[in-house]
RNA sequence: AAGCCAUCCAGAGCAGCUGAGAGACCCGGCUCGUUGACGCUGCAGCAACCCCCCGAAUUCGGGUGAGGGUGCUAAGGCCGGGACCGAUGGAGG
Numbered sequence: 001a002a003g004c005c006a007u008c009c010a011g012a013g014c015a016g017c018u019g020a021g022a023g024a025c026c027c028g029g030c031u032c033g034u035u036g037a038c039g040c041u042g043c044a045g046c047a048a049c050c051c052c053c054c055g056a057a058u059u060c061g062g063g064u065g066a067g068g069g070u071g072c073u074a075a076g077g078c079c080g081g082g083a084c085c086g087a088u089g090g091a092g093g
C1' cells in the first nucleotide's frame, strides 16, 4: 500500500493571521462567504474510540473527563443520484 472491525440524524466557538473561494470526488440542487467564508495557529469547549477505573471480567456490562493518545466544534457525511465512495478510531501486518 491493499485488506479487517466499529461508528457517522446527539454534542461543542472565540481570538489572531490570511484573502476568495468553500461545503472530499462526479452530476444536479441547496447553503456558507469581502459584515472575511475555507485554511492555519492559539486558547476554550464537546464527545467518549483507545489508554485508564469498577464488576468472575481478554471479547461483555458499567464509570470518570482530573490525566495520557486521537477525533470533532454550520446545515444528517448539507440533500438526491453515482463510485475500487469517504472520514474518524481501533486491531493487525
Stems, first nucleotide, its partner, number of pairs: 004090005013043005021032003025082005044073003049069003052063004077085001
This is a predicted structure of a 93-nucleotide RNA (SAM riboswitch aptamer (S box leader)) from Bowdeniella nasicola.
The sequence is in RNAcentral, with records from Rfam and Ribocentre.